[in-house]
RNA sequence: GGGAACAGGCAGUCGCGCUUGGUUACCGCUGGUAGCCGGUGAGGAAAGUCCGAACACCACAGGGCAGGGUGCUGGGUAACGCCCAGGCGCCGUGAGGCGACGGAAAGUGCCACAGAAAACAUACCGCCCCCUGCGGGGUAAGGGUGAAAAGGUGAGGUAAGAGCUCACCGCAUCUCCUGCGAGGGAGAUGGCAGGGUAAACCCCACCCGGUGCAAGACCGAGUAGGCAACCGUUUGAGAGUGACCCGCUCGAGGUUGUGGGUAGGUCGCACGGAAAUGCAGGGCAACCUGCAUUCAAGAUAGAUGGCUGCUUAAACAGAAUUCGGCUUAUGGUCCCC
Numbered sequence: 001g002g003g004a005a006c007a008g009g010c011a012g013u014c015g016c017g018c019u020u021g022g023u024u025a026c027c028g029c030u031g032g033u034a035g036c037c038g039g040u041g042a043g044g045a046a047a048g049u050c051c052g053a054a055c056a057c058c059a060c061a062g063g064g065c066a067g068g069g070u071g072c073u074g075g076g077u078a079a080c081g082c083c084c085a086g087g088c089g090c091c092g093u094g095a096g097g098c099g100a101c102g103g104a105a106a107g108u109g110c111c112a113c114a115g116a117a118a119a120c121a122u123a124c125c126g127c128c129c130c131c132u133g134c135g136g137g138g139u140a141a142g143g144g145u146g147a148a149a150a151g152g153u154g155a156g157g158u159a160a161g162a163g164c165u166c167a168c169c170g171c172a173u174c175u176c177c178u179g180c181g182a183g184g185g186a187g188a189u190g191g192c193a194g195g196g197u198a199a200a201c202c203c204c205a206c207c208c209g210g211u212g213c214a215a216g217a218c219c220g221a222g223u224a225g226g227c228a229a230c231c232g233u234u235u236g237a238g239a240g241u242g243a244c245c246c247g248c249u250c251g252a253g254g255u256u257g258u259g260g261g262u263a264g265g266u267c268g269c270a271c272g273g274a275a276a277u278g279c280a281g282g283g284c285a286a287c288c289u290g291c292a293u294u295c296a297a298g299a300u301a302g303a304u305g306g307c308u309g310c311u312u313a314a315a316c317a318g319a320a321u322u323c324g325g326c327u328u329a330u331g332g333u334c335c336c337c
Base pairs, nucleotide, nucleotide: 001337002336003335005333006332008311009310010309011308012307013306014305016041017040018039019038021037022036023035024034025033026032027031043316047327048326050325051324052323053322054321055212056211057210058209067208068207069206070205071204072086073085074084075083076082087101088099089098090097091096102203103202107201108200109197110196111195124143125142126139127138128137129136130135151169152168153167154166155165156164170192171190172189173188174187175186176185177184178183216267217266218265219264226258227257228256229255230254231253238250239249240248241247273295275294276293277292278291279290280289281288282287
C1' cells in the first nucleotide's frame, strides 16, 4: 500500500413486534379475540436517494425532430453512469493509486490581467550591419509579460542569428511485424506542419416514453348524501299512547330496491427467488454452469428496548415494495498478499 472478516461478550430481570408451533379461556365457532409457554426479531452501511432494474398504472402502429445521458479497448451482468482484465497518460522510492480517456485539418465562439503581439501572427528591451547623426535594414539566440508566445539538447555555421545544416530526442507521413482490440515495436521519408479551450456551442457513435407501493387491485360502513318504484299530504301514509281494538294526540313524509364514493379493512408485502450457503467444474478475473442443503425481521403512528452486575476501550448509525451498484459516516481487533 492492497484485500477480507468481525461490529462488544456473559448472566439476571422488566418490556415490545411477528408467529402457518403448543395450550387455556371466551364468542355471533370452516373462524375470531385474549392469556400463558415456545420460536423469531436491523445494517455494513438499514443512510444519501445518486445511478440501474423488477413490479404496477398511464401513454404508445412505425420512423424522425426536440430534450437528456454515456463516451479508450475487450469482457461480465437482467441492467447500469457498476464490476473485472487490458491499453495510454499522470502521481508515488515502492507495493500501488487516480483519470468525462471520442473529435480542435466541418463550422462558430471565447482566451481576464499583464504583454509589442493571444493568432490569415508580431518585435518592447536586446544582438548585428549600414550611417557622423537622425534614421534604415537583418534577426528571434538572450531578456521581459503571461496559465499559454513558431519543438528540445548539443555541435557546426553566421555580421548577428535562425532546422540554415548535422547528431540524438520529439513530431508528421508511409511500410513491415505483432495484438481480437485500445495499442505496441522496427524501419524509411520529411526540417517541421503551428497555440489553447468541446463538465463552450457543436460534430460523431450508442442508450433513453411518463409516474412511483401515497404504484395499484379487491371488499366496504353510516341518523352523510344520489337515483328509481310504490304509498301518502282535508280520500291522512306513518308515529305516539296502549297487551290488542276503538278512541285520543301528533302528522308530511314513509316503505322497498339500487349505483358510485368516503371512513375503515384485505392484498400488493415478508423465502419460492436475477435468493442464501457449501462443494465440484470452467475462466487471469469480474462471473458462469452443475449438484446438494436451507427458508432467514416485518409494522401501518410504525416492534427490535430499559435496568443491574461482571468484563474490556465499543464507533457510525436504525428497516417501511423489493433487488443490483455507487457514494458518504464509522471505534477497535485478527488474518492474508